This is a predicted complex of two RNAs, RNase P RNA and transfer RNA, with 465 nucleotides together.

[in-house]
RNA sequence: GGAGCAGGUCAGGCGGUCGCGCUCGCCGCCUCUUCUGGGGUGGCGGGUGAGGAAAGUCCGGACUCCUCGGGCCAGGGUGCUGGGUAACGCCCAGGUCGGGGUGACCCGAUGGAAAGUGCCACAGAAAACAGACCGCCGAAGGCCCCCUCGACAGGGGCCAGGCAAGGGUGAAAAGGUGGUGUAAGAGACCACCAGCGGCCGCCGAGAGGCGGUCGGCUUGGCAAACCCCACCCGGAGCAAGGCCAAAUAGGAGGGCAUGGGACGGCCCGCCCAACGCCCUCGGGUUCGGCCGCUUGAGGCCUGUGGCAACACAGGCCCCAGAUGAAUGACCGCCACCCCAGACCGGGCAACCGGCUGGGGGACAGAAUCCGGCUUAUCGACCUGCUCCGGGC
RNA sequence: UCCCCGGUAGCUCAGCUGGCAGAGCGGGCGGCUGUUAACCGCUAGGUCGCAGGUUCGAAUCCUGCCCGGGGAG
Numbered sequence: 001g002g003a004g005c006a007g008g009u010c011a012g013g014c015g016g017u018c019g020c021g022c023u024c025g026c027c028g029c030c031u032c033u034u035c036u037g038g039g040g041u042g043g044c045g046g047g048u049g050a051g052g053a054a055a056g057u058c059c060g061g062a063c064u065c066c067u068c069g070g071g072c073c074a075g076g077g078u079g080c081u082g083g084g085u086a087a088c089g090c091c092c093a094g095g096u097c098g099g100g101g102u103g104a105c106c107c108g109a110u111g112g113a114a115a116g117u118g119c120c121a122c123a124g125a126a127a128a129c130a131g132a133c134c135g136c137c138g139a140a141g142g143c144c145c146c147c148u149c150g151a152c153a154g155g156g157g158c159c160a161g162g163c164a165a166g167g168g169u170g171a172a173a174a175g176g177u178g179g180u181g182u183a184a185g186a187g188a189c190c191a192c193c194a195g196c197g198g199c200c201g202c203c204g205a206g207a208g209g210c211g212g213u214c215g216g217c218u219u220g221g222c223a224a225a226c227c228c229c230a231c232c233c234g235g236a237g238c239a240a241g242g243c244c245a246a247a248u249a250g251g252a253g254g255g256c257a258u259g260g261g262a263c264g265g266c267c268c269g270c271c272c273a274a275c276g277c278c279c280u281c282g283g284g285u286u287c288g289g290c291c292g293c294u295u296g297a298g299g300c301c302u303g304u305g306g307c308a309a310c311a312c313a314g315g316c317c318c319c320a321g322a323u324g325a326a327u328g329a330c331c332g333c334c335a336c337c338c339c340a341g342a343c344c345g346g347g348c349a350a351c352c353g354g355c356u357g358g359g360g361g362a363c364a365g366a367a368u369c370c371g372g373c374u375u376a377u378c379g380a381c382c383u384g385c386u387c388c389g390g391g392c
Numbered sequence: 393u394c395c396c397c398g399g400u401a402g403c404u405c406a407g408c409u410g411g412c413a414g415a416g417c418g419g420g421c422g423g424c425u426g427u428u429a430a431c432c433g434c435u436a437g438g439u440c441g442c443a444g445g446u447u448c449g450a451a452u453c454c455u456g457c458c459c460g461g462g463g464a465g
Stems, first nucleotide, its partner, number of pairs: 001388010012334007020049013051363001055374002058372005063237004069268005075233005080094005095110006111228002116226002118222003133167002135163003141159006175193006194218001196215008241291004251281006260272002298317008336360006343354004393464007402417004411448001419435005441457005
C1' cells in the first nucleotide's frame, strides 16, 4: 500500500429567499356574553419539529376493557449450560457437534431414538426381526464314480448341511486392524484402537472436560414424523376505553335461570332481578369536539461492580404529537468521496501530497408507547485483528 | 390499527400422511374431410415465488423474506 474480518459512531455544515405543523407572548377583528373570562380568525415576534431502520407486523411487554377464583382435558409455543431483563423465540458468556474460509472469523444445529408407534423409495440376496445372489467349505452324514478280484484307505462329483472372509448394491450392510483358531469361518478367543454403559478420582457454578477401572463385546438413521419429558401461555385491541355538546328519539316489539356474563370444551365457586344482556324494527352520529397523547422499563455525562450483556449511585436535560395528516423547495460557499490529466512537489520503490476539470450523496418517512428480531441502505470515520505485496 | 388466504406448464387447477411433478384447455405435427370445425393419434413446454436449513432424498417439513388477493372495526 491492497484485499478483508469483528465491534462501534455518523447519516453533511453554514448563510440567504419563500413555505408548513404544534406551542408561547403581544396586537387587531368577529362571537358567546359581563367575566382579571371562553371560542374562532388574522398579523408580528420567540421556541420547537422524523429514523437507524419511523418499514415488515415476526416475537415480547406496558396500558385499556371484558364480574373472574380454582380444577380437569384439549390447543399453541419454547427446548445444551450459566447469567441479563418488566418480558421474550431477544442479548451476553461458555460447552459439544457439523459446514464454509489460506486466515481474522462466519453460519447452523444441539432435552429424549437401550418409553412406545411409525418410516427408510430405487438398487440389492438381505434395510433393523437381519439376510445368502455370486462365493468359501463340505470335517462329522447320505448317494454315485475312479482305483482294486473285493473291501479298507485314498481321489473326484452331487446332496443334506455349515459360513459370512471376499465380490457386488446402496445414503446406510449390524465395530476396525492384526493374530490365534477352523473343513471353511466367525468377538468364538486374544492384543491394540474406536464407540457405549456403570463406578471412582481430579478440574469446572453448570453444560462438560481429563484420567483410571469394570462390563457385555457393539447397541443404525429420522423426533424441522407422531410422541414422551420439562417450562410458559385467558380474549380483544388506542377505531382499546372514557367524557361533553347539538339535533332527533326522550323509542317500539320480543326473549332471558334447563339462561347469560372470559371468546376451545367440561365442572365447581362467586356476582348480577334492571339504570342489565341478547334479537328484530326505527332514529341520530359519517369532515363533531375533548381526554387517552406522549415524562418514559426516557436521554446524556461521570463513577462503582461485572469478562460481557447489564445493574447501581450522583449530576444535568425535556427532545414531534399531526388527524386528508406538518417536518419542504431553490440558490451560494465550505467540507467529504469517486474518476480523468501529457501538470507541480516529495520518495530508492510500492506510493503519498497538491493543482485543474467533471461527477456523486443512499434507504426511506412518525400516528398509543416501549424492548427486540428481520429486511432496505450512496458512503464516511474510529478501535482491534487477518492474509497478500513493496522498500529498508 | 389489525386479521386471513394464495403463489405449481401460456391459462385454470390437482398433487403437499417426503420417494421419477400431473390433468383439462391452449400450442406444434400427423390422420380423417372436397375444405374448415368437431373427432383420433403423437409431441414439446416447469428456477414448483426467492434464499437458507433438516433428511440418503423436499413442490411437500422448518425458518426468514418477496409478490398478489380478500376481510374487520
Rfam match: Bacterial RNase P class A.